[in-house]
RNA sequence: GAAGUCCGCUGGACCGCCGCUGGUGCAAUCUGGGAAACCAGGCACUGGAGGAACGUCCGGACUGCAAAGGGCAGCGUAGGAGGUAACACCUCUCCACCGUGAGGUGAGGAUCAGAGCAACAGAGACGAGCCGGUUCAGUCCGGGUGAAACGGGCAAUCUCUACGCGCAGCAAUACCAAAUAGGCACACGCUGAGCAGCGCAGUUCGCUGCGACGCUCUACCCGGGGCCCCCGGGCUGUGUGCGGGUAGGUAGCACCGAGCCGGGUGGGCAACCCCCGGCCCAGAGUAAUGGCGGUCACGUCACGGGCAACCGUGACGCACAGAAUCCGGCUUACAGGCGGGCUUCACAC
Numbered sequence: 001g002a003a004g005u006c007c008g009c010u011g012g013a014c015c016g017c018c019g020c021u022g023g024u025g026c027a028a029u030c031u032g033g034g035a036a037a038c039c040a041g042g043c044a045c046u047g048g049a050g051g052a053a054c055g056u057c058c059g060g061a062c063u064g065c066a067a068a069g070g071g072c073a074g075c076g077u078a079g080g081a082g083g084u085a086a087c088a089c090c091u092c093u094c095c096a097c098c099g100u101g102a103g104g105u106g107a108g109g110a111u112c113a114g115a116g117c118a119a120c121a122g123a124g125a126c127g128a129g130c131c132g133g134u135u136c137a138g139u140c141c142g143g144g145u146g147a148a149a150c151g152g153g154c155a156a157u158c159u160c161u162a163c164g165c166g167c168a169g170c171a172a173u174a175c176c177a178a179a180u181a182g183g184c185a186c187a188c189g190c191u192g193a194g195c196a197g198c199g200c201a202g203u204u205c206g207c208u209g210c211g212a213c214g215c216u217c218u219a220c221c222c223g224g225g226g227c228c229c230c231c232g233g234g235c236u237g238u239g240u241g242c243g244g245g246u247a248g249g250u251a252g253c254a255c256c257g258a259g260c261c262g263g264g265u266g267g268g269c270a271a272c273c274c275c276c277g278g279c280c281c282a283g284a285g286u287a288a289u290g291g292c293g294g295u296c297a298c299g300u301c302a303c304g305g306g307c308a309a310c311c312g313u314g315a316c317g318c319a320c321a322g323a324a325u326c327c328g329g330c331u332u333a334c335a336g337g338c339g340g341g342c343u344u345c346a347c348a349c
Stems, first nucleotide, its partner, number of pairs: 001345010012296007020048007030041004050320001055330001057329005062169004074165005079093005094108001095106004109160002114158002116154002126151001130143004173251004183242006192217004198211005220234005257280001259279006266273002298317008
């Protein structure tokens, strides 16, 4: 110097105007919406996307339901050790394979528990037979093919072993709570007839009328039954109250925590852990984090200038992508820029 390999960081900056959204404080306890629950409205200060917020793949927190314990089934994981709340993640390490190397990849438990499988070639391909020679004896030796042949291989086929997993998910879940319909209770009212007793009124004391209630029958409707008889139930309304669920509202939900930042001649090869100091750091539920203008940076192109490094002007471009209960991982996407370790080759000393 060239080519490579493995890590780490970054992911535009500033100004003006107009907005959106969360929090805190102050104030009339005022105004508006709503049946209520509750929501909105003023002023000041202040917070407001990412390294992947993506995918929703793995693991947890949290919540509800279930649950004595154990087993079966199902799903998952698989060298060893460590890290962690946990993991299929991470670290170190052994082995195998790839690479000259730095390094990379691994679907790396078990094939005398059992089953299954092997193109072409070959007499024969999974179970011992077959052929030739040999021996007291299937006793021993050999067999063109083929990746594998008289003994084995494959578990990325079933299976076995060990370990892990109860099920569902924030549309979880908890609380407040209309209208309408339905449920329960109470009150009032409600077909006809008969009977008994009761109450009230009248009475010529014989009874008569009215009222509610009870019993029986009846008309109608529904169900059972093939039909009838029969049996069971309902008879329709109004009002009040209670309870459950829905719409709607609030919480969950933005977090003093698996939290973030800095430091440590603390521990550990490392992942990671420990100690000290500081900080509080987005959050809706049609879903905020934006729009316009300008300056600068960066890149490309064109023109002009300059011996050159480069300078000036103009145009265009400036990635992937956007939280939705939260957290730890993994995967995938990504213009450009910065830093570091190591390897190989070439050249020079």
The RNA shown here (Bacterial RNase P class A) has 349 nucleotides and comes from Betaproteobacteria bacterium HGW-Betaproteobacteria-3. Rfam family: Bacterial RNase P class A. Rfam classes the family as a ribozyme. A source record names the gene rnpB. The RNAcentral record of the sequence draws on ENA.